[in-house]
RNA sequence: UAUCCGAAAAGGCAAAUCCGGCGAAAGCCGGAGACGCAAAGCCACGGAUCUAAGGUAACUGUACAACGAUAUAGUUGUAAAAGUGCUAUGAUGGCCGGGCUGCCGAA
Numbered sequence: 001u002a003u004c005c006g007a008a009a010a011g012g013c014a015a016a017u018c019c020g021g022c023g024a025a026a027g028c029c030g031g032a033g034a035c036g037c038a039a040a041g042c043c044a045c046g047g048a049u050c051u052a053a054g055g056u057a058a059c060u061g062u063a064c065a066a067c068g069a070u071a072u073a074g075u076u077g078u079a080a081a082a083g084u085g086c087u088a089u090g091a092u093g094g095c096c097g098g099g100c101u102g103c104c105g106a107a
Base pairs, nucleotide, nucleotide: 005105006104012037013036017032018031019030020029021028022027035094041100042099043098045097046096047095048092049091050090054087055086056085058084059083060082062079063078064077065076066075067074
């Protein structure tokens, strides 16, 4: 000096919660506040997770039409997008991996 590492000191960050703001939501920003953190600094590239505005039209329901019939049953088609489902272009770096950068120096 470098890598691993993490004693001490200085300095740093700030979970939950509360207040204000932004957002459809997840969540984010500012203030207060500290559970923790040696990368809890930066980057959504891979995985994971959260959300689903918009999209979709699979299921349910609805409306209309046709067929059908004793019939309000049933079948088929169309429409809108109400509920459920699916979907990231949204989000989490304080979930993991990866990339970039960085303070101190005991063992």